[in-house]
Molecule: Lysine riboswitch aptamer
Organism: sheep gut metagenome
RNA sequence: CGUAGAGGCGCGUCUCACAUCAGUAGGCGUCACAGGGCAUGCGGAAAGCCGUGAAAGUGACGGUCGAAAGGGAAAGACGCCGAAGAUCAGGUGUUUUCGCGCGCCCGGUCUGGUUCCCCGGGAAACACCCUCGGAACUGUCAGCGCACCGGCUAAAUGAAGGUGCGGUGGAGAGCUAUG
Numbered sequence: 001c002g003u004a005g006a007g008g009c010g011c012g013u014c015u016c017a018c019a020u021c022a023g024u025a026g027g028c029g030u031c032a033c034a035g036g037g038c039a040u041g042c043g044g045a046a047a048g049c050c051g052u053g054a055a056a057g058u059g060a061c062g063g064u065c066g067a068a069a070g071g072g073a074a075a076g077a078c079g080c081c082g083a084a085g086a087u088c089a090g091g092u093g094u095u096u097u098c099g100c101g102c103g104c105c106c107g108g109u110c111u112g113g114u115u116c117c118c119c120g121g122g123a124a125a126c127a128c129c130c131u132c133g134g135a136a137c138u139g140u141c142a143g144c145g146c147a148c149c150g151g152c153u154a155a156a157u158g159a160a161g162g163u164g165c166g167g168u169g170g171a172g173a174g175c176u177a178u179g
Stems, first nucleotide, its partner, number of pairs: 001179005008081001010080006018072001026065002028062006036050003041100005084111005090105005112138006120130003140170003144166006
């Protein structure tokens, strides 16, 4: 430098049954108000559109009708072991424009993995996701201690090496095997 692997409720993507979203938004009917109203994932602005009153819109009532997106997701398939996640900056798309948000690409920084808990953030949500912190478990390497194997040696001592147990420390740019 390359190849192949290991950690386990291992990581991520896609499809989807199903539940939730929600009897919500909205439509319809009645009544009232109303000199304005509408928009994209959210907010503001412009063009544009609706309306000039028998109404665009707003509110109340009604067993009158009645969603969807995002988020979750058993099961299945696929790609994998910095798998992946977060954060910062840049580019780009999402709208005619501005800000925020979201998706993708590249770069820097942090994190070995899993589970649980607290604060905080996202979300309709007590589901779920994310960062910091804490606790426990676990894998890996290094080194230390104890015990055993080992058999270099004439022998003893007990070598190199290995296994088990127990502390300590480190980080995936790691670890094991191999060319």